Transfer RNA from a Candidatus Moraniibacteriota bacterium, 73 nucleotides, folded computationally. It matches the Rfam family "tRNA". The coordinates come from a structure-prediction model, not an experiment, and the mean pLDDT is 83. Lineage of the source: Bacteria > Bacteria candidate phyla > Candidatus Moraniibacteriota.
[in-house]
C1' cells in the first nucleotide's frame, strides 16, 4: 500500500429495519447492622472517536479522516 472488523457512562458490553441511548459491574445515597459485608430502593454519570454531506430528523445511511484488531502484499 489494499481488505475487513470495532470506536457508545469510570471498566466491559448492547442498541434488528432513522424519531432526542440502555444493562452488568464500579461510584454516591437511604434502609438493613453494633460495624462491615450482603441484600432492597433511589440516584448520579455519554455533545454516541473527529469532520463533512443526505434528510423534517443520524448512535444508525453516504463520503473522508484518526485510533485499535486481523488478514494480504
Nucleotide at each position: 500500500g489494499g481488505g475487513c472488523u470495532g470506536u457508545u457512562a469510570g471498566c466491559u458490553c448492547a442498541g434488528u429495519u432513522g424519531g432526542u441511548a440502555g444493562a452488568g459491574c464500579g461510584c454516591c445515597g437511604c434502609a438493613u447492622u453494633c460495624g462491615c459485608a450482603u441484600u432492597g430502593c433511589g440516584g448520579a454519570g455519554a455533545u454516541c472517536g473527529c469532520c463533512g454531506g443526505u434528510c423534517c430528523a443520524a448512535u444508525u445511511c453516504c463520503g473522508g479522516c484518526a485510533c485499535a484488531g486481523u488478514c494480504c502484499a